[in-house]
RNA sequence: GCCCUGUUGGAGUAGCGGUAAUCUCGUCUGAUUCUCAAUCAGAAGAACGUCGGUUCAAGUCCGACACAGGGUA
Numbered sequence: 001g002c003c004c005u006g007u008u009g010g011a012g013u014a015g016c017g018g019u020a021a022u023c024u025c026g027u028c029u030g031a032u033u034c035u036c037a038a039u040c041a042g043a044a045g046a047a048c049g050u051c052g053g054u055u056c057a058a059g060u061c062c063g064a065c066a067c068a069g070g071g072u073a
Base pairs, nucleotide, nucleotide: 001072002071003070004069005068006067007066010025011024012023018056027043028042029041030040031039049065050064051063052062053061
């Protein structure tokens, strides 16, 4: 330099072009308990890497760029 893959709450992860997005862990509140843990109920938390494009409609399709990982001379 070229090619491939990835980027989504604090961490991990899902998401045929059609509800501002799933689940697990964690966090917070409450119940239970003498207390803690465990268990149960509830809540907060991401406009999906950035900028454009396509479309009635984009996390999803296309392009460029950034970052991370891998391959290749």
The RNA shown here (transfer RNA) has 73 nucleotides and comes from Glycomyces sambucus. Its mean pLDDT, the model's own confidence on a scale to 100, is 81. Its Rfam family is "tRNA". Rfam classes the family as a transfer RNA.